[in-house]
Context: one part of a larger RNA
RNA sequence: CUGGGCGUAAAGCGAACGUAGGCGGUUAUCUAAGUCGGAUGUGAAAUCCCCGGGCUCAACCUGGGAAUUGCAUUCGAGACUGAAUAGCUAGAAUGCGGAAGAGGGAAGCGGAAUUUCCGGUGUAGCGGUGAAAUGCGUAGAUAUCGGAAGGAACAUCAGUGGCGAAAGCGGCUUCCUGGUCCAGCAUUGACGCUCAGGUUCGAAAGCGUGGGGAGCAAACAGGAUUAGAUACCCUGGUAGUCCACGCCAUAAACGAUGAGGACUAGACGUUGAGAGGGUUAGCCUCCCAGUGUCGCAGCUAACGCGCUAAGUCCUCCGCCUGGGGAGUACGGCCGCAAGGUUGAAACUC
Repeated sequence: CUGGGCGUAAAGCGAACGUAGGCGGUUAUCUAAGUCGGAUGUGAAAUCCCCGGGCUCAACCUGGGAAUUGCAUUCGAGACUGAAUAGCUAGAAUGCGGAAGAGGGAAGCGGAAUUUCCGGUGUAGCGGUGAAAUGCGUAGAUAUCGGAAGGAACAUCAGUGGCGAAAGCGGCUUCCUGGUCCAGCAUUGACGCUCAGGUUCGAAAGCGUGGGGAGCAAACAGGAUUAGAUACCCUGGUAGUCCACGCCAUAAACGAUGAGGACUAGACGUUGAGAGGGUUAGCCUCCCAGUGUCGCAGCUAACGCGCUAAGUCCUCCGCCUGGGGAGUACGGCCGCAAGGUUGAAACUC
């Protein structure tokens, strides 16, 4: 190098876009770089192998052959790959017509609830727990009614429902905007797939500057519990949680399952379109795109997977190679920092 793997044993980059590269539909002509065949030259000898010969045999020595799988030149072949030319429409894309949606960004608006404040009624408790206490309350609390302020989140609808590449997205309205699906026709004519580097997005926490701050709540304080209790429970409570801008780049970033394509029994749900039928309030059948449950073949160590594959194949990328040391050290790169990324060895079992 070949060979083996990656749902749970080590192993799919968090996700996408995309450069180089790799791979690539169909027809004809042409070319002859790859490919295949022949010839010539070369590929030193010894060694190895085969057939012989010589030391009484063998080791050893020795003659011939084969081999030297390579390279160069030349003559051919033309299926496949490549190059060139001209086409095609099944891949891909665009247009026209429809459809659904918490997809994204911005602005405005709404009601319920919590809290605080103001006013009324009202009086001795409230709150909290396993039980209590800290705490609040006669300076009038809790409860209740009216009013005001402010912040955050949007009950019901709500659904293995929908949308998005992933992270993620849920009150209502308006504006701007991305993607997807369906039906039929038209157009372009392989324009495609994947993707090392690269670029962009990326929950929460955290960081910087400036706002905001109702509730919740790391830290912290107090009360309990306990042998102790730096906890679990309770009363408080600051960062933070929210907004704008800029960083950070990590998660059990999970379907622990890379992307694309082709093929391979069925059954039952559900979402969005469409087609056909009919006894048209609504139903039946078919089909496309999603999303679920079960299941044949097959696969799997088993569990399980099973047209949304972990089945049968093709293309491209990423990754794995005993446990610990260690995702550590050192160095590089990135970061304001926290740290991230790349990533060993000694030693040990």
Annotation: A computed fold for a 349-nucleotide part of an RNA from a metagenome, annotated as small-subunit ribosomal RNA, central domain. The full RNA is in RNAcentral, with records from SILVA.